Description: The prediction has a mean pLDDT of 88. The part of an RNA shown here (small-subunit ribosomal RNA, 5' domain) has 498 nucleotides and comes from an uncultured bacterium.
Context: one part of a larger RNA
RNA sequence: AAUCAACGCUGGCGGCGCGCUUAACACAUGCAAGUCGAACGAGAAAGCGGAGCAAUCCGUGAGUAAAGUGGCGUACGGGUGAGUAACACGUGGAUCAUCUGCCCUAGAGUGGGGAAUAACAAGGGGAAACCUUUGCUAAUACCGCAUAAUCCCGAGAGGGGAAAGCGGCUCGGUAAAACGAGUGGCGCUCAAGGAGGAGUCCGCGGUCGAUUAGCUAGUUGGUAGGGUAAUGGCCUACCAAGGCUACGAUCGAUAGCCGGCCUGAGAGGGCACACGGCCACACUGGCACUGAAACACGGGCCAGACUCCUACGGGAGGCAGCAGUGGGGAAUCUUGCACAAUGGAGGCAACUCUGAUGCAGCGACGCCGCGUGAGCGAUGAAGCCCUUCGGGGUGUAAAGCUCUUUCGUCAGGGAAGAUAAUGACGGUACCUGGAGAAGCAGCUGCGGCUAACUACGUGCCAGCAGCCGCGGUAAUACGUAGGCAGCAAGCGUUGUUC
Numbered sequence: 001a002a003u004c005a006a007c008g009c010u011g012g013c014g015g016c017g018c019g020c021u022u023a024a025c026a027c028a029u030g031c032a033a034g035u036c037g038a039a040c041g042a043g044a045a046a047g048c049g050g051a052g053c054a055a056u057c058c059g060u061g062a063g064u065a066a067a068g069u070g071g072c073g074u075a076c077g078g079g080u081g082a083g084u085a086a087c088a089c090g091u092g093g094a095u096c097a098u099c100u101g102c103c104c105u106a107g108a109g110u111g112g113g114g115a116a117u118a119a120c121a122a123g124g125g126g127a128a129a130c131c132u133u134u135g136c137u138a139a140u141a142c143c144g145c146a147u148a149a150u151c152c153c154g155a156g157a158g159g160g161g162a163a164a165g166c167g168g169c170u171c172g173g174u175a176a177a178a179c180g181a182g183u184g185g186c187g188c189u190c191a192a193g194g195a196g197g198a199g200u201c202c203g204c205g206g207u208c209g210a211u212u213a214g215c216u217a218g219u220u221g222g223u224a225g226g227g228u229a230a231u232g233g234c235c236u237a238c239c240a241a242g243g244c245u246a247c248g249a250u251c252g253a254u255a256g257c258c259g260g261c262c263u264g265a266g267a268g269g270g271c272a273c274a275c276g277g278c279c280a281c282a283c284u285g286g287c288a289c290u291g292a293a294a295c296a297c298g299g300g301c302c303a304g305a306c307u308c309c310u311a312c313g314g315g316a317g318g319c320a321g322c323a324g325u326g327g328g329g330a331a332u333c334u335u336g337c338a339c340a341a342u343g344g345a346g347g348c349a350a351c352u353c354u355g356a357u358g359c360a361g362c363g364a365c366g367c368c369g370c371g372u373g374a375g376c377g378a379u380g381a382a383g384c385c386c387u388u389c390g391g392g393g394u395g396u397a398a399a400g401c402u403c404u405u406u407c408g409u410c411a412g413g414g415a416a417g418a419u420a421a422u423g424a425c426g427g428u429a430c431c432u433g434g435a436g437a438a439g440c441a442g443c444u445g446c447g448g449c450u451a452a453c454u455a456c457g458u459g460c461c462a463g464c465a466g467c468c469g470c471g472g473u474a475a476u477a478c479g480u481a482g483g484c485a486g487c488a489a490g491c492g493u494u495g496u497u498c
Stems, first nucleotide, its partner, number of pairs: 001497003005494005012370006018363002020328001025326003029323003034072003039069002047060005079281003089205007098198003103194003107190004111145001113143002120135006151160003165186002168183005207253003214244003219241008256278004260271004283304005306317004334360001336359003342356001343354004373403004383394004407439001409434005417425001442487005447468003453482005463470002
């Protein structure tokens, strides 16, 4: 000098930041990923109105709610740092060895058929979770056929392979529809290019230990095949016997990496919290499915530990998302408000969702700024302290007089942030006015280092102490008081780094 700090004493305000470093310990509760009726079929109820003696029926509610099929999203955003000494990261390259949904650009196409199934209804099983049988139905769900220059396979000849529709407007048509034509929009299919993204490979770089010296059988290479978007022992069969290592292999320990941050004149040393990039993980271990992309935090299956429900047959769960709880700990916050802004998902849109985000709350945890008054005021009150008893100090300090009103408080007005509308923050910031010095100072030290001294108490006791060292009867070093010094809403101590 610095700090993700903690502890002691103290504590007025504001702005901007930061806030589980320990148990990747266990988690009650709520919320954190949905959306689309302009893809599709179906479709309530309460309430209200009417009819009726009533049962009941009709209309409305409403093609609404809730659910289902289908599409896109859920691989982003958010968290954590366990593992990892590795092409994980950084940097520079390679990819003629690759992929790429949504977006952009230009091209071509979008013809004609079919068979199912959920929802639903009926029946059955189960405590539940849920399961099962029969029957019906739609689609931008599924499957053929046709066509396909560019595309794929092939040396060539030749062969192979797509699609889906849905709204708006105008005109015709109709009782109204259906339907037809035109136009424009959103889609769909094929292939090409781009942008952004991703995969893979390579050179170099960045920890400790030799009280770790040898390590290795898919091991190293080849051939053939499999697998992948793609190269490759990535995998398999066969063949060869290689490969790494004192320029430190192997083993062990530690650790996410970087931009950066701290320190320092620099060289260097230390750190990896916040913010940004990359990686890894999501109760522990393993596995695949779907998909453009996952081996998938709030998806699935299996095994394990743990917790919960159970009718004992069987089931349910995963906060290292935001809050919050217990536990651990010296120690780290609200079960807040809003989608107004920025951004994201879906949607033609209206809009819906968004604990991302924007804000507010708590904490002197840090940095910065401000205040706790200003002027005059005595050879100088009182009190307290010291004294050689003369006096000296506190000290212009107080009182008193004259002012001011920052901050705070009370009252009134009141934003920008938003673009026509829409403001959580917020009646906030800010402005104006009122009253009144009023409401606001502590902490540590005073032997030397080191700025600042006396008195009393104590008597190697009680105690102090960073080092040297103080204390055994006059202690500037212990305790108290007065005085003084330093810093100040902080001041000291402890830990850690340079």
Rfam family: Bacterial small subunit ribosomal RNA.